Background:
Model confidence (mean pLDDT): 81 of 100. This is a predicted structure of a 73-nucleotide RNA (transfer RNA) from a Candidatus Gastranaerophilales bacterium. It was read from a public genome assembly. Rfam family: tRNA.

[in-house]
RNA sequence: GCCGAUGUAGCUCAGAUGGUAGAGCAACUGAUUCGUAAUCAGUAGGUCAGGGGUUCGAGUCCCCUCAUCGGCA
Numbered sequence: 001g002c003c004g005a006u007g008u009a010g011c012u013c014a015g016a017u018g019g020u021a022g023a024g025c026a027a028c029u030g031a032u033u034c035g036u037a038a039u040c041a042g043u044a045g046g047u048c049a050g051g052g053g054u055u056c057g058a059g060u061c062c063c064c065u066c067a068u069c070g071g072c073a
Stems, first nucleotide, its partner, number of pairs: 001072007010025004019056001027043005049065005
């Protein structure tokens, strides 16, 4: 340099054909306990890597850029 994959919550990942952004773990609060852990109930947490375009509507489609990983040279 060329080709491909990935990028979504603090972490690991879902999110068929475009139509309210979710789960588990972690965190916090409460219950339980003499206390902790475990268990149970609940709460909070997202510019969906960045920018632009298409559309009534984009995590999803198109273009460009960035980062990480892999392959070829």